The prediction has a mean pLDDT of 80. Predicted 3D model of a 72-nucleotide RNA (transfer RNA) from Porphyromonadaceae bacterium UBA7048. It was read from a public genome assembly. Rfam family: tRNA. Its family is annotated with triplet codon-amino acid adaptor activity in the Gene Ontology. Taxonomically the source falls in Porphyromonadaceae (Bacteria, Bacteroidota, Bacteroidia, Bacteroidales).
RNA sequence: GUCUCCGUAGUUCAAUGGAUAGAAUUUUGGAUUCCGGUUCCAACGAUUGGGGUUCGACUCCCCACGGGGAUA
Numbered sequence: 001g002u003c004u005c006c007g008u009a010g011u012u013c014a015a016u017g018g019a020u021a022g023a024a025u026u027u028u029g030g031a032u033u034c035c036g037g038u039u040c041c042a043a044c045g046a047u048u049g050g051g052g053u054u055c056g057a058c059u060c061c062c063c064a065c066g067g068g069g070a071u072a
Stems, first nucleotide, its partner, number of pairs: 001071007010025004018055001027043005048064005
């Protein structure tokens, strides 16, 4: 250089083109306890960027960026 796969909460993962993008875990607060742990409840937190298709895009298409793999 060419080809190919991937990019979603701090982390690990979901989400037939259609409800307010959901769960576990982490963190914080509360309940429980003499204190702590365990357990329970709640909160915070995300679609890599731009453009296009569509009534509607995390999802489909194009370009860019980043990461993995193959090839010489």